[in-house]
RNA sequence: CUCCGCAACGGGUAAACCUGACGAAAGUCUGGGACACAAAGCUUCGAGACCCAUGUGGUCAGUCGGGCUGCCGGA
Repeated sequence: CUCCGCAACGGGUAAACCUGACGAAAGUCUGGGACACAAAGCUUCGAGACCCAUGUGGUCAGUCGGGCUGCCGGA
């Protein structure tokens, strides 16, 4: 550096639902909570879905693909 992987080690994130707040909404943040995840870390570049106050608008990175970065182990 490339490929493979959660079996081990150390861990990490946090679905649904509920609390409070923000937003027109999709949804986001906060606290609780764990469905699941080997990149469920980051990034809207492409597609997709969703919202609407229909625009050169917004949301979803845990929808898929791409890009960047990364722990441990094996080859």
Predicted 3D model of a 75-nucleotide RNA (c-di-GMP-I riboswitch aptamer) from a Candidatus Atribacteria bacterium. It was read from a public genome assembly, where an Rfam model found it. Model confidence (mean pLDDT): 87 of 100. Its Rfam family is "c-di-GMP-I riboswitch aptamer". Rfam links the family to the GO term cyclic-di-GMP binding.